Predicted 3D model of a 72-nucleotide RNA (transfer RNA) from Penaeus chinensis. Its mean pLDDT, the model's own confidence on a scale to 100, is 83.
RNA sequence: GUCUUUGUGGUGUAGUGGUUAGCAUGAUCGCUUGAUGCGCGACAGAUUUGGGUUCGAUUCCCAACGGAGACA
Repeated sequence: GUCUUUGUGGUGUAGUGGUUAGCAUGAUCGCUUGAUGCGCGACAGAUUUGGGUUCGAUUCCCAACGGAGACA
């Protein structure tokens, strides 16, 4: 340099165009406990950026940026 692939809470992941973006773990608070933990409940927290298609985009397309891989 070319090509392929990937980007979703702090972390790991699900989400084949519409309905509060789901789950696990972690954080905080409460209940429980002599105390810690386990357990139970509550709460906060995310779609890499820009553009396009569409009535409607996490999803489809293009570009940029970041990661991984292959070739040179």

Annotation: Rfam family: tRNA. Gene Ontology term of the family: triplet codon-amino acid adaptor activity. Taxonomically the source falls in Penaeus (Eukaryota, Metazoa, Eumetazoa, Penaeoidea).